[in-house]
Molecule: c-di-GMP-I riboswitch aptamer
Organism: Gemmatimonadota bacterium
RNA sequence: GGGCGAGAAAGGCAAACCCGGUGAAAGCCGGGGACGCAAAGCUCCGAGGCUACCGCACGCCCUGCGUGCCACGCCGGUCGAGCUGCCGAA
Numbered sequence: 001g002g003g004c005g006a007g008a009a010a011g012g013c014a015a016a017c018c019c020g021g022u023g024a025a026a027g028c029c030g031g032g033g034a035c036g037c038a039a040a041g042c043u044c045c046g047a048g049g050c051u052a053c054c055g056c057a058c059g060c061c062c063u064g065c066g067u068g069c070c071a072c073g074c075c076g077g078u079c080g081a082g083c084u085g086c087c088g089a090a
Stems, first nucleotide, its partner, number of pairs: 004088002012037002017032006035077001041083003045080003048075003055069006
């Protein structure tokens, strides 16, 4: 230096759920809380997933309502890729 990852040490992140805020929604932010995580750090590039305000189409009992489609909105703790990084037993 590379690989690998321990009932190791130090430190880190934080699912569900609850409270408050925000958003049309998905979701996000803050606080509490820990199921887990060796990249559960970053990018959001490929695949995938979620939502549908607006828009488009159709229908109706048409100041509107319903249904379908759509990402320009999201997730990244679903998988892969790229970049970066703490520790050191076998």